[in-house]
Notes: A computed fold for a 269-nucleotide RNA from an Actinomycetota bacterium, annotated as Bacterial large signal recognition particle RNA. Of the family's consensus pairs, 88% are formed in the model. Rfam family: Bacterial large signal recognition particle RNA. It is annotated as a non-coding RNA gene. Its mean pLDDT, the model's own confidence on a scale to 100, is 76.

RNA sequence: CCGUGCUAGGCGGGGAGGUAGCGGUGCCCUGUCGCUCGCAAUCCGCUCUAGCGAGGCUGAAUCCCCUCUCGAGGGGUGAGGCCUGCGGUGUCGUCGUGCCGAGUGAGGCGUUGAUGGCCCGGGUCCCGUGCGACGUCGGUCCGUGAACCAGGUCAGGUCCGGAAGGAAGCAGCCUUAAGCGGGUGCCGGCGGGCGUUACGGGAAUCCCCGAGCUGGAGCUGAGCCUCGGUGUGCCGCCCGCGGGUCGCACUUCGAAGGAGGGUGCACGG
Repeated sequence: CCGUGCUAGGCGGGGAGGUAGCGGUGCCCUGUCGCUCGCAAUCCGCUCUAGCGAGGCUGAAUCCCCUCUCGAGGGGUGAGGCCUGCGGUGUCGUCGUGCCGAGUGAGGCGUUGAUGGCCCGGGUCCCGUGCGACGUCGGUCCGUGAACCAGGUCAGGUCCGGAAGGAAGCAGCCUUAAGCGGGUGCCGGCGGGCGUUACGGGAAUCCCCGAGCUGGAGCUGAGCCUCGGUGUGCCGCCCGCGGGUCGCACUUCGAAGGAGGGUGCACGG
């Protein structure tokens, strides 16, 4: 130097997250690619030599290891732009809406006399009586209701009597007392923050109705609209806590690619 056969190693890697830490399944990115089977997010298996168990391929180099370079992509921080969620706030503002007041006002009434004023009468208000409703009690009515100490009738039996005939009287039946129950109605008593077509008395600022007098032109008025006041609701302004996205700055991890370097054993020629 060549040939043959082995072994170490390799058969994807990375980010976030999770974890005391490491790796895996899961999510995301990337490569010309998925080694296979079993386990596994309520986790699975390990312990700084950090997946476990089983099998297969490749094999000391374009394939393994290290360093440098490049940089797909992910994470963190910062202030900024845009969008957006929740909570709070009460001066202000827009809009909507409730109530009150004023104006306008279709129509109606009015010189056959409006609004107003004066004087009467009455009502509204209070008290009493009466009446009614309600509540409660009692009576009437109906039913039931006494072993004996209620009545009537008293079987049987008992007593008196020579007999005729009398006597008391239990059970049963009937009627009733006390009591108990019912309930449409009727009668009566009592009650009061009930009611009133009645009567009487009282109070009286207002209000309503009617009549008389006065006076001389207004009175009333739905809806819309306008103005003012006062509430309320959404939103805006303001305060606080977040979320998403965009670009910038800093930082962190970093695939694939590129460059350089490094690295076994045995046998034979």